[in-house]
RNA sequence: AUUCAUGACUAGAGGCGCGGUUGCGAUCAGUACGCUUUUUUCAGCAGGCAUUGGAAAAGCGGAAAGGUGUAACCGCCGAGGGGUCGGAAAAGCAGCCUGGCUGUUCCGAUGCCCGGGCCGUCGGAGAAGAUCCGCCGGACUGUCGCUCCCUGAUGCGGGGCGGAGAGCUGUCAGACAA
Numbered sequence: 001a002u003u004c005a006u007g008a009c010u011a012g013a014g015g016c017g018c019g020g021u022u023g024c025g026a027u028c029a030g031u032a033c034g035c036u037u038u039u040u041u042c043a044g045c046a047g048g049c050a051u052u053g054g055a056a057a058a059g060c061g062g063a064a065a066g067g068u069g070u071a072a073c074c075g076c077c078g079a080g081g082g083g084u085c086g087g088a089a090a091a092g093c094a095g096c097c098u099g100g101c102u103g104u105u106c107c108g109a110u111g112c113c114c115g116g117g118c119c120g121u122c123g124g125a126g127a128a129g130a131u132c133c134g135c136c137g138g139a140c141u142g143u144c145g146c147u148c149c150c151u152g153a154u155g156c157g158g159g160g161c162g163g164a165g166a167g168c169u170g171u172c173a174g175a176c177a178a
Stems, first nucleotide, its partner, number of pairs: 002178002006173004011169002015077001017076009033061008042053002045099005080114003083110007091102003115141002118138003122134004143163007
């Protein structure tokens, strides 16, 4: 000096890459709801309370949130998503109170699972045939290892098989041993 366990970093790559914010659009929906008129023994998770309320039809008026597409911008590359556990909130189950159930949303914990997107079946969420999530299957793709071909060459390129982000590349440091 080299190989190398290992450690550090405002480091880097993957690509229909990930998350968020805002504008616009469609959907939600001629729905909910409001007003007017008419009809109706209807009491719809459990218990209690109240005796009010609910429901249907017609007419007039008529949304929003959540979810979503797209564009721009911002932050990023365990990006992030899911599962589980804990906490909180609003909503639905005719009114009110207490409880229960249901899914949803938000916050926190957790290397429990996933390299990445795409397509398909099935299941779940959803008003939805939008969209999202999960299992499985498929090819594709980045990366590393093994192997084969090519080659002057251990390089570049190509084929096959395998692994997982706790990975890979770079830079710096670097034990033991050679």
This is a predicted structure of a 178-nucleotide RNA (Lysine riboswitch aptamer). The model forms 100% of the base pairs in the Rfam consensus. Model confidence (mean pLDDT): 78 of 100.